[in-house]
Record summary
The RNA shown here (transfer RNA) has 73 nucleotides and comes from a Candidatus Woesearchaeota archaeon. It was read from a public genome assembly. NCBI's taxonomy places the organism under Archaea, Nanobdellati, Candidatus Woesearchaeota. Its mean pLDDT, the model's own confidence on a scale to 100, is 81.
RNA sequence: GGGCUCAUGGUCUAGUGGCUAUGACAGUGCCCUUACAAGGCAUUGAUCCCCGGUUCGAGUCCGGGUGAGCCCA
Numbered sequence: 001g002g003g004c005u006c007a008u009g010g011u012c013u014a015g016u017g018g019c020u021a022u023g024a025c026a027g028u029g030c031c032c033u034u035a036c037a038a039g040g041c042a043u044u045g046a047u048c049c050c051c052g053g054u055u056c057g058a059g060u061c062c063g064g065g066u067g068a069g070c071c072c073a
Base pairs, nucleotide, nucleotide: 001072002071003070004069005068006067007066010025011024012023018056027043028042029041030040031039049065050064051063052062053061
C1' cells in the first nucleotide's frame, strides 16, 4: 500500500428497510432469611463509532472517515 470482517446500555449480545431497539449478566428498590448467598417481583440505563447520501421511512442500504482483528505484498 491492497483486500476481507467487525463497531448496538457498564459487559456480552439479538435485530427481513416499517416499533416503544432484544435478551442475559451487572446496578437499584422490594419480598424471602436472624443475617448473607441463592431465588422471586419490579425498575434504571444505548442519539446503534463519526460525517454525509438514498428512501415516505435507515441500527439495517450506499460513500467517506476513525478504531479493532485477520490475510496478501